[in-house]
The RNA shown here (Bacterial RNase P class A) has 377 nucleotides and comes from Luteipulveratus mongoliensis.
This record gives sequence, C1' cells and structure tokens, in this order.
RNA sequence: UGAGUCGGUCAGACGGCCGCGUCGCCAGGUUCGCCUGGUGCCGAGGAACGUCCGGGCUCCACAGGGCAAGGUGAUGGUUAACGGCCAUCCGGGGCGACCCGCGGGACAGUGCCACAGAAAGCAGACCGCCACCGGUUCGCCGGUGGUAAGGGUGAAACGGUGGUGUAAGAGACCACCAGCGCUCCAGGUGACUGGAGCGGCUCGGUAAACCCCACCUGGAGCAAGGUCGGACAGCAUGCGUUCGAGGGCGGCCCGCCCGAGCAUGCGGGUAGACCGCUGGAGGCGGCUGGCAACAGUCGUCGUAGAUGGAUGGCCGUCACUCGGUCGCUGGCAACGGCGGCCGGGGACAGAACCCGGCGUACCGACCGACUCAUCCC
Repeated sequence: UGAGUCGGUCAGACGGCCGCGUCGCCAGGUUCGCCUGGUGCCGAGGAACGUCCGGGCUCCACAGGGCAAGGUGAUGGUUAACGGCCAUCCGGGGCGACCCGCGGGACAGUGCCACAGAAAGCAGACCGCCACCGGUUCGCCGGUGGUAAGGGUGAAACGGUGGUGUAAGAGACCACCAGCGCUCCAGGUGACUGGAGCGGCUCGGUAAACCCCACCUGGAGCAAGGUCGGACAGCAUGCGUUCGAGGGCGGCCCGCCCGAGCAUGCGGGUAGACCGCUGGAGGCGGCUGGCAACAGUCGUCGUAGAUGGAUGGCCGUCACUCGGUCGCUGGCAACGGCGGCCGGGGACAGAACCCGGCGUACCGACCGACUCAUCCC
C1' cells in the first nucleotide's frame, strides 16, 4: 500500500419562528366533571419493529403420582429464566485471522429410499467369466447351474490393496490398512483424546418419518386485575290516594302549606372516572474473582407515560459525505493531500405493563485488535 476477519461507538450540532403531549404555577370561565389562555421543566430507539423464546407482575386452577400434548437435545458453566450467552469437544469450510453445524438413539420395533439400474435391504446374474448338456455351416448358438473378481447404473451396490486358492470365483483363507465392538493403561470435572491387546472379519442411509431415551412445561394475559360508581326507558315488590305515602318551612316536636305518587330491588358493579403506570434482575465508572459469559463490592446518575393515541414542520449557519470543476502541492509510478466554487444526500423506523434474549430492517461515518500478500530497513 492492497485484500480481508472479528469486536465496538455514533445515528448530525447550534439558533430563530410556528405547533403537539404529561406535570407544576398564574389568570379567566364553569354545569364543579373540567375547559380556555399564558408561562416553566421534561418529552422515543438501536432496533421502540416482528411478537419467535424466556421471566417478573396479576387473576384463575392446583395433595402426590401418572397418562396425553408441546418443547429441548455434544460437554461444562452462566442466569430470575431461556431454545440466549461463554468456554471446550467433535464434524465441516478457509493459506490465515476466523466462520458454520436443525451435534442423543438406526443390532427395541415399524415405515420410506425418486430417476437410473438386473438388483435398493435379509439382497441382486443385464453384459462378462467358468463348468456341464444339446445343437452346429466349427464362426458360434440354446438350455441348466456356479460366480459379486471385471464392465455398466446410481447419492448409495454388503470394506481397500496384494497374495494363497479355485473350473471360474468369493474374508473361503493369509498379511497390512480402514472401520466397528469389547477389555485395559494414561490425561481431562466432562464431552473426548492418545496408546496397547482381543474379537467376528464388515453390520447402507433416513428420527425437521413414526418411535425410543433423558430433561423441561398448569391456564390466561395490563382489554391482566383492583377502587369509586351513575342516568333514561322498562320490569318486580312494598306502602299510599281524604283513614294522606311522600315533599316544603324547621335543629326536632307541634303546627301550617302542597299533595298522587313514593321507596327498594332488577336494569348494573353496566356506562364513565381513577389506580395498576413506571426506580428496575436499572445505566455508567473503578476495584476484586473468573480464560470468558458473569458475579461481588464501592462510587455516581436519574423527570416519556399518551388512550384514537403527543414527541412534528419551516428557515439560517456550521460540520459530515458524494459528483463535477478550478488552483496549489506530494510521489519515478500506481495513487493521493489541501483549499475555492456549483449541484446533490442523510436511512431504517417509531413507545403503550416492565425486563432478558433472538431474528429482521437500515443513508452512512468513526475507533480498536488481528490475518494474508507485496515492498523497504
């Protein structure tokens, strides 16, 4: 200098004008519920998104155990919990930094294996090879049987190479190698790794097919749930209409006046209002333990809570960036650097009970660590 890998940060800044929401204060109005105006503070995100997984919280259910259903699946750790994260193992990819894995079991059982091929799982003779029988124009042809060494098909054909053997062949037998199983030794918490010996000689794949094994899971969700709590119509019951229910005056009685409806329940714990509502497994920094995820401890910081749902728009200046152009300038070159002018660009998206993850979207800018190639010392 070029090409990459991994991790992290930011998501324009300032000013002016107009506008919106919560809360506080002031003023005015009010049907006393609140409304209007002014003013002050505050007012989205790295994903607030998808709602895929896990938890808190709330209500309902629940002795224990089992069945069913759903989920998870190498090992060890981490956590409130997880299907997340960290570390390690195994397998695969890359020269490498590093990346990927839907990673239990296929001698418990059942199913499936397209096309091609003779045959696709208890196997399989299409060509070829060999033996026998028959025929023959002596080239060979037909039949019966043997054969998985050779050809051919396929993603996959029941180990590979060499030899013995044979009519031809074959783990039929032998040596070495590969693989599987068992035993032992060493290392590791463990998955596993390394080594030694023995065995039958060899056993296809598929479980994101049923299934088996181990472990986990009660259901619903803030429209959860709680507090206050009407009105109209209508219905039911009770009392009452001159033997006066009920109402007004009044502290109460007497009294005076009005007087045909009144009270309770259902309607309905409905409409509506309020709470839940944001300080929580919280953020940042230091130290300690740990490879790390993470944990402990100390310090410090702190104002979104809408409910048809606020957080926006315009202008100016500056910064960033892209394209064009001009000037100066570095280098042998490839390729740059600085400044001026003109024009363009700024995404994805948006709280709605809260939190931990995952996944997905995104104009771009910057920082750190590492790898490979080339050159110089």

Of the family's consensus pairs, 95% are formed in the model. Lineage of the source: Bacteria > Actinomycetes > Micrococcales > Dermacoccaceae > Luteipulveratus. Its mean pLDDT, the model's own confidence on a scale to 100, is 76.